[in-house]
Context: one part of a larger RNA
RNA sequence: AGACGGGGACCCACACAAGCGGUGGAGCAUGUGGUUCAAUUCGACAGUAAGCGAGGAACCUUACCAGGUCUUGACAUCCCGCGAACCUUGUAGAAAUACAGGGGUGCUCGCAAGAGAGCGCGGAGACAGGUGCUGCAUGGUUGUCGUCAGCUCGAGCCUUGAGGUGUUCGGUUAAGUCCGUGAUCGAGCGCAACCCACGCCAUUAGUUACAUAUUUCUAAUGGGACUGCCUUGCCACAAGCAGGAGGAAGGUGUGGAUGACGUCAAAUCGGCAUGGCCCUUAUGAUCUGGGCGACACACGUGCUACAAUGGUCGGUACAAAGAGAAGCAAAGGAGUAAUCUGGAGCAAAUCUCAAAAACCGAUCUCAGUUCGGAUUGAGGGCUGCAACUCGCCCUCAUGAAGUUGGAAUCGCUAGUAACUGUGCAUCAGCCACGGCACAGUGAAUAUGUUCCUGGGUCU
Repeated sequence: AGACGGGGACCCACACAAGCGGUGGAGCAUGUGGUUCAAUUCGACAGUAAGCGAGGAACCUUACCAGGUCUUGACAUCCCGCGAACCUUGUAGAAAUACAGGGGUGCUCGCAAGAGAGCGCGGAGACAGGUGCUGCAUGGUUGUCGUCAGCUCGAGCCUUGAGGUGUUCGGUUAAGUCCGUGAUCGAGCGCAACCCACGCCAUUAGUUACAUAUUUCUAAUGGGACUGCCUUGCCACAAGCAGGAGGAAGGUGUGGAUGACGUCAAAUCGGCAUGGCCCUUAUGAUCUGGGCGACACACGUGCUACAAUGGUCGGUACAAAGAGAAGCAAAGGAGUAAUCUGGAGCAAAUCUCAAAAACCGAUCUCAGUUCGGAUUGAGGGCUGCAACUCGCCCUCAUGAAGUUGGAAUCGCUAGUAACUGUGCAUCAGCCACGGCACAGUGAAUAUGUUCCUGGGUCU
């Protein structure tokens, strides 16, 4: 000077408390450990790994395994020779590939011969190649403490020195925010503000919407909020706090983006780049098939439930944000349905994808049920060379566990939680119940800081 303390003082946070809903029990989905396996590719491991890398594992992807093959190579540059490129047939084969044929002659320069560009085949070697190792050699990027309020510097002053001071103290704040004091005076990185979205108003514009259209809406530019005004309120009459008015909005309006010095030799050599080491007829490359999907078990994250605030049936409303040409696809028709047919319209405020809970009525009457839907059988549909391993969807049948979950544990303070559906990325299809967005319905509780957890300041 720090760190730590079952030392002290003060303060903060869904940290506790007060509430609401969950997890832990069940079935399934998914990830992980373990075990198994020819292989079950690799990484990530308290918080800060485990619906994570993966925003799409049937082939491909793919890195793993078995087998079949190649060795200047699947890919790049250079040299030589041949041929335009390219299209196509047959045989063998699981394919990769190997062998044997057929068609075919372009572009630029040049009278021509020929040369060149481009592409293909063959050859020689320089070289290629490596998701091989090291994240404890690295760059870059990221997580976390933590959006916590801190971390420092110059000059001065104090100290033998390390160092201190400033940054302490009294108030105050979300804040090292501001005020006051003080051997300090200033400054920087952080805080705040500047940026974006939403909420109010105005102006301008009007493709679309619409019977019309000033309004609504759309989208561009401005305005608006600053403790600005008020209080014989509190205070040091400072900063500020409390209350009030006006206002769409009030004391940071709400949400986002933004992450200081640093910590964890934190994570990543498998995104990429890169030092060193290693492989070079193989640790490189290619193909077929398999595996990444195994299953006594253990853990994490979710979905669906256990029902009457509900299930089923019928009727009937109301969104936002998106996507669409190898695409979205309407009306109509077929089918119980998945879906098929059909093809209007739409490069889209114009057309299409396209709501559910809610509401109205009927029924079920507390049951392992008209709850619940796992599992299994059969029949179909779709994508795709191909759904056996290993896809999704529909119909009929089947109808498991489960009657609210031990110890323990998680999220959330308002348009939030909870419930309800919608869209998108990836994508042929999809194991999405995931992720990221969007709206609809819409609560309860906290006027406290003793305790638990994490953090800040002083001592």

Predicted 3D model of a 459-nucleotide part of an RNA (small-subunit ribosomal RNA, 3' major domain) from an uncultured bacterium. Model confidence (mean pLDDT): 85 of 100.